[in-house]
Molecule: transfer RNA
Organism: Candidatus Kerfeldbacteria bacterium
RNA sequence: UCGGGGAUCGUCUAAUGGUAGGACACCAGGUUCUGGCCCUGGUAAUUGGGGUUCGAAUCCCUAUCCCCGAG
Numbered sequence: 001u002c003g004g005g006g007a008u009c010g011u012c013u014a015a016u017g018g019u020a021g022g023a024c025a026c027c028a029g030g031u032u033c034u035g036g037c038c039c040u041g042g043u044a045a046u047u048g049g050g051g052u053u054c055g056a057a058u059c060c061c062u063a064u065c066c067c068c069g070a071g
Stems, first nucleotide, its partner, number of pairs: 001070007010024004018054001026042005047063005
């Protein structure tokens, strides 16, 4: 430099173009003499910019970063 793949709660991981979900962690409550386990509830995210569309995490363009391959 060229080709391909990827970027989503604090972490890991889902999501036919139509309410962004789950697990762990954290917070609150229940339970317990206390703590842990367990149960219930809650907070919390789509890498940046632009475009298409009634509607974009998803499609298109571009930038940044990461991985793989080629030279």